[in-house]
């Protein structure tokens, strides 16, 4: 001096779900907890969870049951496909990546 390394975080590409009769995402403060390179410390920063608040969306196409009807049709249920959603979970790659402080690891 100069690099390794974590817990988390984005991204993509697959796999399996969910919702499209709006849950989830994402925004706000509040209460509680938990992590944070190898070893201490450890924030106003992160990440859970709880209960609020405020905002708020894409739908289409095919089958088929059942109900009413003489029919046309109309309620309702349910399968499929093909889309939406700042959707969840899993699984690979690829980037970020100790708020700080002090010692330590490697060159």
């Nucleotide at each position: 001096c100069a690099g390794a390394g974590u817990a988390g975080g984005g991204a993509a590409a697959c796999g399996c779900g969910c919702g499209u009769u709006a849950a989830g995402u994402g925004c706000c403060g509040c209460c509680c907890g938990g992590a944070c390179g190898g070893a201490g410390a450890g924030u106003u920063g992160c990440c859970g969870g709880g209960a609020g608040g405020a905002c708020g969306a894409a739908a289409a196409g095919c089958a088929g049951g059942u109900c009413a009807a003489u029919g046309a049709u109309g309620a309702u249920c349910c399968g499929c496909u093909u889309g939406c959603g700042g959707u969840g979970c899993g699984c690979u790659u690829c980037c970020c990546g100790c708020a700080u402080c002090u010692c330590g690891c490697u060159g």

This is a predicted structure of a 107-nucleotide RNA (THF (Tetrahydrofolate) riboswitch aptamer) from a pig gut metagenome.
Its mean pLDDT, the model's own confidence on a scale to 100, is 77.
It matches the Rfam family "THF (Tetrahydrofolate) riboswitch aptamer". Rfam's curators write: Tetrahydrofolate (THF) riboswitch was first reported for Ames et al. as an RNA motif in 5' untranslated (5'-UTR)regions of folate transport and biosynthesis genes in Firmicutes genomes.
RNAcentral holds the sequence, with entries from MGnify.